[in-house]
Molecule: FMN riboswitch aptamer (RFN element)
Organism: Hoeflea prorocentri
RNA sequence: AUUCGUUCUCAGGGCGGGGUGAAACUCCCCACCGGCGGUAACGAAACCCGGUGCGCAAGUGCCGCUUUCGAAGCCCGCGAGCGCCCGGUCUUAUGGACCGGGGUCAGCAGAUUCGGUGUGAAUCCGAAGCCGACGGUUAUAGUCCGGAUGGAAGAGAACGGGU
Numbered sequence: 001a002u003u004c005g006u007u008c009u010c011a012g013g014g015c016g017g018g019g020u021g022a023a024a025c026u027c028c029c030c031a032c033c034g035g036c037g038g039u040a041a042c043g044a045a046a047c048c049c050g051g052u053g054c055g056c057a058a059g060u061g062c063c064g065c066u067u068u069c070g071a072a073g074c075c076c077g078c079g080a081g082c083g084c085c086c087g088g089u090c091u092u093a094u095g096g097a098c099c100g101g102g103g104u105c106a107g108c109a110g111a112u113u114c115g116g117u118g119u120g121a122a123u124c125c126g127a128a129g130c131c132g133a134c135g136g137u138u139a140u141a142g143u144c145c146g147g148a149u150g151g152a153a154g155a156g157a158a159c160g161g162g163u
Base pairs, nucleotide, nucleotide: 001163002162003161004160005159006158007157008156009155010154016030017029018028019027031143032142033132034131035078036077037076038075042070043069044068045067046066049064050063051062052061053060054059073130074129081108082107083105084102085101086100087099088098089097090096091095112128113127114126115125116124134146135145136144
């Protein structure tokens, strides 16, 4: 350095103002928010090497290479949730409710264009758009309450083994 195992820790943000109304953080106008991994022409840092400028020299600057870190809600993939499937309990029983499990299925799983630069951009710059589980609610919720002091994509640390 890499790989495997065990344990531990961490792992989601956001309604402020106005309007209508009996009632809205749920509607309307303005506002606000963006999980994880990948990609990435950008940015930062570091050292070696190569090139090169300045300097008498010690040095110092620039470019390239390499490594590390950061950089997309709407590009690719993943997660939670619902659906689905399996098991159980209860029941007013071809049904319903609740509990537990699976993560196979991928049904819901969402949403981007235009202009600019450039050899090259869905990622940069500018502009205009768009999207957001389920249940609850005096009224329809990305932002309130609840399952959830849960789970998890994954991130990190320690210890041990292999190469």